[in-house]
RNA sequence: GGGCCCGUAGCAGAGUGGAUAAUGCGUCGGCCUCCGAAGCCGGAGAUCAUGGGUUCAAAUCCCAUCGGGCCCGCCA
Numbered sequence: 001g002g003g004c005c006c007g008u009a010g011c012a013g014a015g016u017g018g019a020u021a022a023u024g025c026g027u028c029g030g031c032c033u034c035c036g037a038a039g040c041c042g043g044a045g046a047u048c049a050u051g052g053g054u055u056c057a058a059a060u061c062c063c064a065u066c067g068g069g070c071c072c073g074c075c076a
Base pairs, nucleotide, nucleotide: 001072002071003070004069005068006067007066010025011024012023018056027043028042029041030040031039049065050064051063052062053061
């Protein structure tokens, strides 16, 4: 330098065009308990990497950029 894949909450990780973006762990509060753990209930937490485009409608499709991973090539 070229090709491919990925980027969604603190972490992991679904959602592949249709309104309000799941779930688990973690976190906060409560119940329980002598106190904890476990268990149960409830809550908070997301510019869906960034910008642009297509569309009535984009996390999802297209382009560019940024970041990460894998493979190939070049120089030495």